Predicted 3D model of a 115-nucleotide RNA (SAM riboswitch aptamer (S box leader)) from Mesobacillus subterraneus.
RNA sequence: CUCUUAUCAAGAGAGGUGGAGGGAAGUGCCCGUUGAAGCCCGGCAACCAUCAGUAAGCUUGCUUAUCUGAAAUGGUGCCAAUUCACUCAAAGCUGAUUGCUUUGGCAGAUGAGAG
Repeated sequence: CUCUUAUCAAGAGAGGUGGAGGGAAGUGCCCGUUGAAGCCCGGCAACCAUCAGUAAGCUUGCUUAUCUGAAAUGGUGCCAAUUCACUCAAAGCUGAUUGCUUUGGCAGAUGAGAG
């Protein structure tokens, strides 16, 4: 970097450092010197590992996958705003400019697996 798959309406500091930027892209709209990003500490969550139960298989004690739950020790992740809103398509409502709702798609983010 590509592919597969799951999730994305909840949650998370009025700390230290740092100094101007940040929210993927475009448009908009926001956040920021009453201090951005980054780093440290702290926290949230619980995807994977782990443990227990359940189920199936059989070599009857193990294996496997799924599901449920526990814990938070390890591997990630995350900590303004719904993935901040919209960006393409369809349906419905309204209206007849505009707008609203729902579904799907695209894109993106993260985990796990594969190349």
Lineage of the source: Bacteria > Bacillati > Bacillota > Bacilli > Mesobacillus.
It matches the Rfam family "SAM riboswitch aptamer (S box leader)". Rfam's curators write: The SAM riboswitch is found upstream of a number of genes which code for proteins involved in methionine or cysteine biosynthesis in Gram-positive bacteria. Gene Ontology term of the family: regulation of gene expression.
The coordinates come from a structure-prediction model, not an experiment, and the mean pLDDT is 81.